């Protein structure tokens, strides 16, 4: 200097004039509701997008249990929390150095760096692996080999899975022995799965020794295991003003037991006793309904009354579900001082944490944050000049990415013209 990857910051800039929004202060006017003027500081992003996760907050009659459903899944740490982040482990891929082997193509091992991972379980079960191939796991096309036959070309009956072929993958790899030919058939050294002891590590795991086993892949295949999950959502929700009509239709429930207070009354053994009647308030059970993501259970909420009766019920009332109809659509709060920002110091590998100091940086409601002028910077085309051939200078025209807050915050994902900075690895050159 270049290439690749990772991380951070900016997101056209400056000046002037005019204009817009809320807040604060001052002044004037006022029908006391507000109106007008001036000044100060301030006013749309890194994603404001998606609405995908997690919360803060608000409401729901207590939000509980089981099943369903959904999500997550190596270890440790961070965080209010997360399906997020940080660091580590394992596996895979790639680059580089070194070593060994080599048929000189490359292969294997160690170290180091980078990237990726939807990283619990296939030894619970059930599935799937097209085509090709003999066969995708109860295998035999070519081949090798033994016997018999033979027109000497082969045929047939067995054995075989080392060699070849097909394929992404073909019964764990290499070497030696053994065999008719072969095969873990035997031995040695490896690979891989499971277990145990010892050592290192907080842990996941790693190392080493021993024992046992040995088709492989696949769970963003069905599934199994473990952990977790109340719902809705700012058009939430709360309050005020104004106005109004429910005198409508329909469906369901309107049942028992027990105790107590008041009033009246009765008899007697004259007692704040007992019985009866009426009215009011309770408790328990039942009934249908409503609420609780779906279903079931549980829990909670409102109702469970009166009259008539031919004793089947009827009517009125009350409560609840559904439908129809009517009124209102105005205002205030929620609404921005925060899991806040910035600087410094300390701790931590780091994400972050603690202390301290300073600051207040939108809150609109049909929705404000803009327009014009000048200069500069930036993108691209053309022309001219210079050039150490990398590019530079001047002029003309052109260009300025993705894109706008609407309750707020932390993440994730998506879109994006360029500029600057930091780090890691590699290549080349120089010293």
């Nucleotide at each position: 200097a270049c290439u690749a990857c990772g991380g951070g910051c900016c997101a056209c800039u400056c000046u002037g004039u005019c204009g817009c929004g809320g807040u604060u202060u001052c002044g004037a006017c006022u029908u006391c509701g507000g109106u007008c003027g001036a000044a100060a500081a301030u006013g749309a992003g890194g994603a404001a997008a998606g609405u995908c996760c997690g919360g803060a907050c608000a409401a729901c009659g207590u939000a509980g249990c089981g099943u369903a459903c959904c999500a997550c899944a190596c270890c440790a740490u961070c965080u209010a929390a997360c399906g997020g982040a940080u660091g580590g482990g394992a596996u895979a891929u790639g680059g580089u150095u070194g070593a060994u082997u080599u048929u000189c193509g490359a292969a294997u091992c160690c170290a180091u760096c980078a990237u990726a991972u939807a990283c619990a379980g296939c030894a619970a079960g059930u599935g799937u692996c097209g085509c090709a191939g003999a066969a995708a796991a109860u295998a035999a096309c070519c081949g090798c080999u033994a016997g018999a036959c033979u027109u000497c070309g082969g045929u047939u009956u067995g054995g075989u899975a080392a060699g070849g072929g097909u394929g992404a993958a073909a019964a764990u790899g290499u070497g030696c022995g053994g065999u008719a030919a072969g095969a873990g058939c035997g031995c040695a050294c490896g690979g891989u799965c499971g277990g145990a002891a010892c050592g290192g590590g907080u842990a996941a795991c790693c190392g080493c020794u021993c024992c046992g086993g040995u088709g492989g892949a696949u769970a963003a295949a069905c599934c199994u295991u473990g952990u977790g999950g109340g719902u809705u959502g700012a058009a939430a929700u709360g309050c005020c003003a104004c106005a109004u009509a429910c005198a409508u239709c329909u469906c369901g429930a309107u049942u028992g037991a027990u105790g107590u207070u008041u009033u009246g009354u009765c008899g007697c053994u004259u007692g704040u006793a007992g019985g009866c009647a009426a009215a009011g308030g309770g408790u328990c059970a039942g009934c249908a309904a409503a609420g609780u993501u779906a279903c079931g259970c549980g829990c909670u909420u409102g109702g469970u009354u009166u009259g008539c009766u031919u004793c089947g019920g009827c009517a009125a009332g009350u409560c609840g579900g559904g439908a129809g109809g009517g009124g209102u659509a105005g205002g205030c709060a929620g609404c921005u001082a925060g899991a806040g920002a910035u600087g410094c110091u300390g701790c931590g590998u780091g994400a972050g944490c603690a202390g301290u100091a300073u600051c207040c940086c939108a809150g609109a409601u049909a929705a404000a944050u803009g327009a014009c002028a000048g200069a500069g910077c930036u993108u691209u085309u053309c022309u001219g000049g210079c050039u150490u051939c990398g590019g530079c200078c001047a002029g003309u025209a052109u260009u300025g990415a993705c894109a706008a807050a609407a309750u707020c915050c932390g993440g994730c994902u998506u879109a994006u013209c360029g500029g600057c900075c930091c780090g890691u690895a590699g290549u080349a050159a120089u010293u």
Model confidence (mean pLDDT): 77 of 100.
Bacterial RNase P class A from an uncultured Saprospiraceae bacterium, 431 nucleotides, folded computationally.
Rfam family: Bacterial RNase P class A. Rfam classes the family as a ribozyme.